[in-house]
Context: one part of a larger RNA
RNA sequence: CGUACGGGGGAUGCCUAGGCGCGACCAGGCGAAGAAGGACGUGGCAAGCUGCGAAAAGCUCGGGGGAGGAGCAAGCAUCCUUUGAUCCCGAGAUGUCCGAAUGGGGAAACCCGGCAGGUGUAAUGACCUGUCAUCCGCGCGAGCGGAAGCCGACCCGGGGAACUGAAACAUCUCAGUACCUGGAGGAAGAGAAAUCAAGUCAGAGAUUCCCCAAGUAGAGGCGAUCGAACGGGGAGGAGCCCAAACCAUGCCGCUUGCGGUGUGGGGUUGUGGGGCCACGGUGGGGCAUAGCCCGCCGGACGUAUUCUUGGGAGCCGAAGCGGCCUGGAACGGCCCACGGCACGAGGUGAGAGUCCUGUAGGCGAACCGAGGAUACGGCGGUGACCGGGGUACCCGAGUAAGGCGGGGUCCGAGAAGCCCUGUCUGAAUCUGGGGGGACCACCCUCCAAGGCUAAAGACUGGUCGCGACCGAUAGUGAACGAGUACCGUGAGGGAAAGGUGAAAAGAACGCCGGGAGGCGAGUGAAACAGAACCUGAAACCGUACGCUU
Numbered sequence: 001c002g003u004a005c006g007g008g009g010g011a012u013g014c015c016u017a018g019g020c021g022c023g024a025c026c027a028g029g030c031g032a033a034g035a036a037g038g039a040c041g042u043g044g045c046a047a048g049c050u051g052c053g054a055a056a057a058g059c060u061c062g063g064g065g066g067a068g069g070a071g072c073a074a075g076c077a078u079c080c081u082u083u084g085a086u087c088c089c090g091a092g093a094u095g096u097c098c099g100a101a102u103g104g105g106g107a108a109a110c111c112c113g114g115c116a117g118g119u120g121u122a123a124u125g126a127c128c129u130g131u132c133a134u135c136c137g138c139g140c141g142a143g144c145g146g147a148a149g150c151c152g153a154c155c156c157g158g159g160g161a162a163c164u165g166a167a168a169c170a171u172c173u174c175a176g177u178a179c180c181u182g183g184a185g186g187a188a189g190a191g192a193a194a195u196c197a198a199g200u201c202a203g204a205g206a207u208u209c210c211c212c213a214a215g216u217a218g219a220g221g222c223g224a225u226c227g228a229a230c231g232g233g234g235a236g237g238a239g240c241c242c243a244a245a246c247c248a249u250g251c252c253g254c255u256u257g258c259g260g261u262g263u264g265g266g267g268u269u270g271u272g273g274g275g276c277c278a279c280g281g282u283g284g285g286g287c288a289u290a291g292c293c294c295g296c297c298g299g300a301c302g303u304a305u306u307c308u309u310g311g312g313a314g315c316c317g318a319a320g321c322g323g324c325c326u327g328g329a330a331c332g333g334c335c336c337a338c339g340g341c342a343c344g345a346g347g348u349g350a351g352a353g354u355c356c357u358g359u360a361g362g363c364g365a366a367c368c369g370a371g372g373a374u375a376c377g378g379c380g381g382u383g384a385c386c387g388g389g390g391u392a393c394c395c396g397a398g399u400a401a402g403g404c405g406g407g408g409u410c411c412g413a414g415a416a417g418c419c420c421u422g423u424c425u426g427a428a429u430c431u432g433g434g435g436g437g438a439c440c441a442c443c444c445u446c447c448a449a450g451g452c453u454a455a456a457g458a459c460u461g462g463u464c465g466c467g468a469c470c471g472a473u474a475g476u477g478a479a480c481g482a483g484u485a486c487c488g489u490g491a492g493g494g495a496a497a498g499g500u501g502a503a504a505a506g507a508a509c510g511c512c513g514g515g516a517g518g519c520g521a522g523u524g525a526a527a528c529a530g531a532a533c534c535u536g537a538a539a540c541c542g543u544a545c546g547c548u549u
Stems, first nucleotide, its partner, number of pairs: 001546007013534001014499002018470002020467009029150002037098003040053003044076002048072002059092006068080003103112003113132007134147005154185001155183005165172001169221001195204002208235005218226002239452003242396001246265008270430001272395003275391003279387004285293003295382004301377011314363003320336001322335004337354002339343001345357003401425008411437001432447005486493002506533001509520004
């Protein structure tokens, strides 16, 4: 070196219990009635996981289900169960200690109390049950009601980086990102024009989301880069309530008429609206007539009933125990049948429409929702509206607007409007005000300085379905007692580790050996499938033989 046979090792193939992504539907909170998360317990024997809480792998009741059961998880022992167990769904009971932790303390799971009642003791100690934190609202008070804390996502607000990019770097970028913080909901936010548009005439009509417009217009050490809107197409569709003038009235100040404040009426708009005054037209009823009742209309409110429907344990569910062959095994091959609104899928000793679970289709309780209808309650509107006329009372003030300094927008001071505002000034009430990108005119358009508002839409969990997604160095960090072992003072970091066989039939018994291990015997289709177990590559290490130096 070659050949053969091994050892070693765990690649590869096959597999999947676990992941990843998308969609539909459902749910979207838990908590002082003590949560989330834990500590410690709890089993006949019990280390871990799971469950549970001194009533401790459980107790009671209602429903489902129907023969086995006492979790993973074998074994021994002992039990339960057709008087219906185990199991599944629902409602309750119990629920140590810590934890917002709340009687006080504290180095969490510990220590020490007060008060009331009780057990126990001769008595004290001890033990049990209840109660005792703080803040806010209401109440004279006893007290009643609420808050807190958690939730790895989504949402709104208040603050707000740097690395980085610009091939350095300062404006700029990263980015209003990460992060800190306040608040809320099942969504949040936004939202009913002081909006756009057009400038030839016009026209649109809350908000949100998606597609396009468009990487356009534009911004930009005009670098790097950033980056709209109008308009169009879709999803969805909803509009409302106050303040003020004026009227009535309670109270207060104070006084003979004013002011303040509360309540009720009135009123809510941009072809300006409203108030007040008078006129015209039209206009239900009753009464105890500043008004109230009845009536009518409405939903984006509640309760009840009923109908429909969904979620939630489950239930029924067609057709070969066919023949022959191979085989350890038929689900394979050949032959003959049958069902199909079911030939999706998984399992069963190989590849099963007709074996099992199921699937199509149909049915279904408690309980929990959703929608419709009806009734009642509550709330809102209406009882006056329309028309033109008069009057000039009201129409959101430290506001609009302006100066200075910033921020937002595609807009980095630019010709720089518009929106927000720290600061200094500071109007008007329709003969009023904002906007149409400096500014002016004409024209057009809209009414700020109060508020509410479903749906379309974001995210997470559960269930179901799907995948030119992964298949154990992949896919989650985690297919396995994984956020575990282990590392770190700590914040934090963070693994490795799947596969006997159809079935344990997991090798009785014998032999060698102290054992480990092995050789027989036996099981099995197979034992170089023997638990260090499917397949079993390479490196590497041997044994035998041959060849070579």